RNA sequence: GGAGUCGGCCGGGCGGUCGCGGCUCCGCCGGUUCACCGGCGGGAUCGAGGAAAGUCCGGCCUCCACAGGGCAGGGUGCUGGUUAACGGCCAGUCGGGGCGACCCGCAGGAAAGUGCCACAGAGAACAGACCGCCACACACCUCGUGUGUGGCAAGGGUGCAACGGUGCGGUAAGAGCGCACCAGCGGCCGGGUGACCGGUCGGCUCGGCAAACCCCACCCGGAGCAAGGUCAAGUAGGGGACGUACCGCCGCCCACGGCUCGCCGUGAACGGCGCGGAGGCUGGCCCGGCCGAGCCCCCUGGUGGACCGCACGAGACCGGCGGCAACGCCGGCCCCAGAUGGAUGACCGCCACCACCGGCCAACCCGGUGGCUACAGAAGCCGGCUUACACGCCGACUCCCACU
RNA sequence: GCCGACGUGGCGCAACUGGUAGCGCACUCGACUUGUAAUCGAGCGGUUCGGGGUUCAAGUCCCCGCGUCGGCUCCA
Numbered sequence: 001g002g003a004g005u006c007g008g009c010c011g012g013g014c015g016g017u018c019g020c021g022g023c024u025c026c027g028c029c030g031g032u033u034c035a036c037c038g039g040c041g042g043g044a045u046c047g048a049g050g051a052a053a054g055u056c057c058g059g060c061c062u063c064c065a066c067a068g069g070g071c072a073g074g075g076u077g078c079u080g081g082u083u084a085a086c087g088g089c090c091a092g093u094c095g096g097g098g099c100g101a102c103c104c105g106c107a108g109g110a111a112a113g114u115g116c117c118a119c120a121g122a123g124a125a126c127a128g129a130c131c132g133c134c135a136c137a138c139a140c141c142u143c144g145u146g147u148g149u150g151g152c153a154a155g156g157g158u159g160c161a162a163c164g165g166u167g168c169g170g171u172a173a174g175a176g177c178g179c180a181c182c183a184g185c186g187g188c189c190g191g192g193u194g195a196c197c198g199g200u201c202g203g204c205u206c207g208g209c210a211a212a213c214c215c216c217a218c219c220c221g222g223a224g225c226a227a228g229g230u231c232a233a234g235u236a237g238g239g240g241a242c243g244u245a246c247c248g249c250c251g252c253c254c255a256c257g258g259c260u261c262g263c264c265g266u267g268a269a270c271g272g273c274g275c276g277g278a279g280g281c282u283g284g285c286c287c288g289g290c291c292g293a294g295c296c297c298c299c300u301g302g303u304g305g306a307c308c309g310c311a312c313g314a315g316a317c318c319g320g321c322g323g324c325a326a327c328g329c330c331g332g333c334c335c336c337a338g339a340u341g342g343a344u345g346a347c348c349g350c351c352a353c354c355a356c357c358g359g360c361c362a363a364c365c366c367g368g369u370g371g372c373u374a375c376a377g378a379a380g381c382c383g384g385c386u387u388a389c390a391c392g393c394c395g396a397c398u399c400c401c402a403c404u
Numbered sequence: 405g406c407c408g409a410c411g412u413g414g415c416g417c418a419a420c421u422g423g424u425a426g427c428g429c430a431c432u433c434g435a436c437u438u439g440u441a442a443u444c445g446a447g448c449g450g451u452u453c454g455g456g457g458u459u460c461a462a463g464u465c466c467c468c469g470c471g472u473c474g475g476c477u478c479c480a
Stems, first nucleotide, its partner, number of pairs: 001400009012351007020047003024043008049375001053386002056384005061224004068287004073220005078092005093107001094105004108215002113213002115209003130156002132152009164182006183205001185202007228308004237299004242294001247274005254267005279291004300480003315334001317332006353371007405476007414429004423460001431447005453469005
């Protein structure tokens, strides 16, 4: 000097004028004097993001008659850690890519079972013989060719994939048939919390797909702030399906009858308990549990207002300690948007940045002109992931070339 | 704001348990007709919404994004 990898930061700054939303204080006016409410004016203070976005995960919170068991369903999937939780993050293992820094991986099980592997090809999973190799027999006029029988799978060919790979020996030709190394499988020993790694021995060989069904391990109740609660205003109800009443016991009171005047029997209403009970909740089903006198469906009508939820929280910043790190603990300090047709904007000056032109041929520098900007905008909150993003800045590292 | 469904020629739709992307209408050309329509024959036309992954192979399976559509207030 060139090429590249990884991590982090910023998201224009300062001042002035006008305007908008929240909160608070003051003054004036009005509503019945105060309280309170409304309007106008003024002062002080606060006012979008790193992604506020997509809604892809996980929680807080709220409601559902507290949510238990089984089946079904969904999710996660190497190991250890971290956390409120997670499919996130950190550290490691293994596999793949790159000369390298480094990057990527939904990365459990295919000797539990089922299924699939199109076309091509002889054969696609207890495989198979098209071309071919070898032996023997026969035929033809010899070399040789052809036919038949038997052996074989080395070579060719098909395909994403052909039942271990390479080499030597061996054989009629061949073959884990034998041997060495490698890959895979199993046992033992050692290291590691573990995934796994290293060594050694053994028999001799087992295709791929689970982001196909499935098996194994772990996790998951559902709905979502239009959750949900309080108040105000207004209206008009109708139709359909099903059910409760019926029953038993007890109590109280009343009536009638009997009577030994203590009471007994019967009946109606009311109250309580039990049985029964449509329907509903446990959002799929069953069991179990719970609610239960009305409930479900359809049509129709009214309102479409106010307040709470809702801004102090797994909170931000700074420092110290533990840990490789994610993260945790301790101390200090701060209060930091709350709209409901939805508030953050506009202009001016200076500086900074970028582009062009000129002052010198170039760099630095100076002057002028223009841009003055990207993605995008809170709506209950928080932790992640993913996606979008102009001009830039900082740090660590790798490879190549040249010079010393 | 919350929840859900879908995306395939110009339009409307298929494609089973992954294996050459088809059908109807439309369009173009030819035949029939004096001519047009209808009919008959032939043909054109696709990044399967975009990107990435799994697989020998993806419209289909998985992940991310984009777009379109639908539903959800309270009271009686």